[in-house]
Context: one part of a larger RNA
RNA sequence: UGACGGGGGCCCGCACAAGCGGAGGAGCAUGUGGUUUAAUUCGAUGAUACGCGAGGAACCUUACCUGGGCUUAAAUGUUGGGUGCCAACCCCGGAAACGGGGCUUUCCUUCGGGACACCUAGCAAGGUGCUGCAUGGUUGUCGUCAGCUCGUGCCGUGAGGUGUCGGGUUAAGUCCCAUAACGAGCGCAACCCCUAUUCUUAGUUGCCAUCAGAUAGUGCUGGGGACUCUAAGGAAACUGCCUACGCAAGUAGUGAGGAAGGUGGGGAUGACGUCAAAUCAGCACGGCCCUUAUGUCCAGGGCUACACACGUGCUACAAUGGUCGGUACAGAGGGCUGCUACCUGGUGACAGGAUGCUAAUCUCGAAAACCGGUCUCAGUUCGGAUCGAAGUCUGCAACUCGACUUCGUGAAGUUGGAUUCGCUAGUAAUCGCACAUCAGCCAUGGCGCGGUGAAUACGUUCCCGGGCCUUGUACA
Numbered sequence: 001u002g003a004c005g006g007g008g009g010c011c012c013g014c015a016c017a018a019g020c021g022g023a024g025g026a027g028c029a030u031g032u033g034g035u036u037u038a039a040u041u042c043g044a045u046g047a048u049a050c051g052c053g054a055g056g057a058a059c060c061u062u063a064c065c066u067g068g069g070c071u072u073a074a075a076u077g078u079u080g081g082g083u084g085c086c087a088a089c090c091c092c093g094g095a096a097a098c099g100g101g102g103c104u105u106u107c108c109u110u111c112g113g114g115a116c117a118c119c120u121a122g123c124a125a126g127g128u129g130c131u132g133c134a135u136g137g138u139u140g141u142c143g144u145c146a147g148c149u150c151g152u153g154c155c156g157u158g159a160g161g162u163g164u165c166g167g168g169u170u171a172a173g174u175c176c177c178a179u180a181a182c183g184a185g186c187g188c189a190a191c192c193c194c195u196a197u198u199c200u201u202a203g204u205u206g207c208c209a210u211c212a213g214a215u216a217g218u219g220c221u222g223g224g225g226a227c228u229c230u231a232a233g234g235a236a237a238c239u240g241c242c243u244a245c246g247c248a249a250g251u252a253g254u255g256a257g258g259a260a261g262g263u264g265g266g267g268a269u270g271a272c273g274u275c276a277a278a279u280c281a282g283c284a285c286g287g288c289c290c291u292u293a294u295g296u297c298c299a300g301g302g303c304u305a306c307a308c309a310c311g312u313g314c315u316a317c318a319a320u321g322g323u324c325g326g327u328a329c330a331g332a333g334g335g336c337u338g339c340u341a342c343c344u345g346g347u348g349a350c351a352g353g354a355u356g357c358u359a360a361u362c363u364c365g366a367a368a369a370c371c372g373g374u375c376u377c378a379g380u381u382c383g384g385a386u387c388g389a390a391g392u393c394u395g396c397a398a399c400u401c402g403a404c405u406u407c408g409u410g411a412a413g414u415u416g417g418a419u420u421c422g423c424u425a426g427u428a429a430u431c432g433c434a435c436a437u438c439a440g441c442c443a444u445g446g447c448g449c450g451g452u453g454a455a456u457a458c459g460u461u462c463c464c465g466g467g468c469c470u471u472g473u474a475c476a
Base pairs, nucleotide, nucleotide: 001476002475003473004472005471007470008469009468010467011466012465013464015460016459019423020422021421022420023419026315027314028313029312030311031310032309033308034306035305042053043052064301065300066299067298068297069296070295076124077123078122079121080120081119082118083117084116089102090101091100092099093098106115107114108113126290127289129288130287131286135284136283137279138278139277140275142273147186148185149184150183151182152181153162154161155160166177167176168175192267193266194265195264197235198234199233200232201231202230203229207224208223211222212221213220238261241255242253243252244251245250317416321375322374323373324372325371326370333364334363335362338357339356342353343352344351345350382413387408388407389406390405391404392403393402429452430451431450432449433448435446
């Protein structure tokens, strides 16, 4: 100087407490361990692995296994030699890859050759093989915590200290006062984006108050720019004003004004560093290793196994509910091998027609809620696993191994031990919608969007993590 302490002081955080809803019990989905297997490819493993890489494993993907093939090889460049083809098509063998055969047969030319393609001999290949403890780049975590340093000066023999401490204050090393320190840098904050209010400008594909027309009805049409909205530019919030306290910084107030009040709400933004943290399988790269194979092509299988254990979720156990009928209201996105209005058929998944839209124009489109009927506390009109049958769709192909529909079947489950998780407001809880990936989909996942919409916080004794000061130490 650090680190540590079941030492001390001060402070903070959904850390505890106060609340709300969950997990742990059940069924299923998914990931992991283990076991099994020819193979169940590899990586991630306390917090910081386990719906993670994977934003989509039937083939492909695919790296794994079994079997069958190739050896300059899948691609490109170059040197030498040879041939005029190669490809497509047809036949044979084959699971295919591939092998054999047939058919067919280039272009320019100064006839020397050149272009192109194939074969052959080389030179350069290829490797998801190893090492993340050789590395770059990227990422997680402490932590959006308030810290980490430097120049000059001063103090100390020196390591080093001071500044950065003290008194206040703040979300903050934020600011003020004091001060052997005076300044500065990376962080904090602000500058950026979205959102809440308003003004100006602009009105098409958006809107419709006024005027007119038309219709069974509808901004449908003429028209209009008021309103909503769209999208560009401004304004607005600064403890600016008032009161109280205070030297100041600042704090308090059912204060005023205001759409918004003390960082208005959210996002992006992650200091010096820590964990030899993660990744050689995104990519790049040093070294090592393989080269008729650890490279490469193909078929089939596997990654989907199943006495079991754990994590993360979904659905429930019901009446604040289930079911049937009626009726209403979003936002954000997507769409041409696409989204499809409308019509017809089908109980339905869907199919057959048909029309608009390269989209503020056409289209995909809510559910909870509300209004009625029924069920009356039961393993039930709860719950839907599992299984049987018949179908639909995608796709060469749904056996291993897809989703969906209809009919039947109707398991466990009556609120879950010890323990444990999330959340402080448009939040939790609850309800649906869209998107990426994608032929289809094992999506209950991920990422967004809106609808309905709470309870509680006395407080900091305790648990956990962190910051500052101080103290002890036989630790570095």
Small-subunit ribosomal RNA, 3' major domain from a metagenome, 476 nucleotides, folded computationally.